[in-house]
Molecule: SAM riboswitch aptamer (S box leader)
RNA sequence: UUCUUAUCAAGAGCAACCGAGGGACAGGCCCUGUGACGUUGCAGCAACCUACUUUCAAGCAAGGUGCUAAUUCCUGACAGAUGAGUU
Repeated sequence: UUCUUAUCAAGAGCAACCGAGGGACAGGCCCUGUGACGUUGCAGCAACCUACUUUCAAGCAAGGUGCUAAUUCCUGACAGAUGAGUU
C1' cells in the first nucleotide's frame, strides 16, 4: 500500500514549550491570543489484540494499539477514523 471485517449517540485533561491556525474533504456550523494546532510530561477513558483469572457468561488492565470540544460536530460522497486480520 491492497483487500476483508468489527466499531464509531457512552466515556475520559491538566501542566510546560510553541505561537495561528484547527475541526480529514466540500458546504454549513463551531473552537481558538482567556493560547488553538502541534510536541513533551503526567493523569485518565475504553477494552480491539496479547497475557492472566474463569462458573466460559465474563472479569482484569500488566503488555501492543486507540482515544480524552461538539453524535464521525451536522449534511454529502465510490467519504473518513481506529482495531484485528490479509497482501